[in-house]
RNA sequence: GCCUGUUUGGCCAAGUUGGCAAGGCGUCGCACUUGUAAUGCGAAGAUCACUAGUUCGAAUCUGGUAUCAGGCA
Numbered sequence: 001g002c003c004u005g006u007u008u009g010g011c012c013a014a015g016u017u018g019g020c021a022a023g024g025c026g027u028c029g030c031a032c033u034u035g036u037a038a039u040g041c042g043a044a045g046a047u048c049a050c051u052a053g054u055u056c057g058a059a060u061c062u063g064g065u066a067u068c069a070g071g072c073a
Base pairs, nucleotide, nucleotide: 001072002071003070004069005068007066010025011024012023019056027043028042029041030040031039049065050064051063052062053061
């Protein structure tokens, strides 16, 4: 330099033939308990790496950039 793949809440992670982004851990609140833990119930938290494009509509398709990993030279 060229090619392929990865990137989704604090962490892990599902979601591919485009249609209001699951779940687990953790966090917060409540219940239970003498208290804590455990358990149960509830809540908050993601402009889906960035940027442009296609589309009525993009995490999902396309171009570029970045990141990490691998391959070739």